[in-house]
RNA sequence: CCCGAUAAGGGCAAACCGGUGGCGACGCCGGGACGCAAAGCCACGGGCCUCACGGAGGCAGCCGGGCCGCCGAAG
Numbered sequence: 001c002c003c004g005a006u007a008a009g010g011g012c013a014a015a016c017c018g019g020u021g022g023c024g025a026c027g028c029c030g031g032g033a034c035g036c037a038a039a040g041c042c043a044c045g046g047g048c049c050u051c052a053c054g055g056a057g058g059c060a061g062c063c064g065g066g067c068c069g070c071c072g073a074a075g
Base pairs, nucleotide, nucleotide: 002075003072004071011036012035016031017030018029019028020027021026034061040067041066042065044064045063046062047059048058049057050056051055
């Protein structure tokens, strides 16, 4: 470094519910846990989605890529 354990200490939080912002996709806060070893961050490529559709947006928990990072058994 690859890798990722019935390891340790921790972390995040789907659906759903309440509040709030947005036309909307959806965001944020609280509750809640299906899951996650990058489910940390970035819309760069693909993809999906929305709308007041010459255009403007959303999804990083769809895949790839980039950046950064905790722990350390076996191999």
Overview: Predicted 3D model of a 75-nucleotide RNA (c-di-GMP-I-GGC riboswitch aptamer) from a Deltaproteobacteria bacterium. It was read from a public genome assembly, where an Rfam model found it. Its mean pLDDT, the model's own confidence on a scale to 100, is 91. It matches the Rfam family "c-di-GMP-I-GGC riboswitch aptamer". Its family is annotated with cyclic-di-GMP binding in the Gene Ontology. Of the family's consensus pairs, 95% are formed in the model. Lineage of the source: Bacteria > Pseudomonadati > Myxococcota > Myxococcia.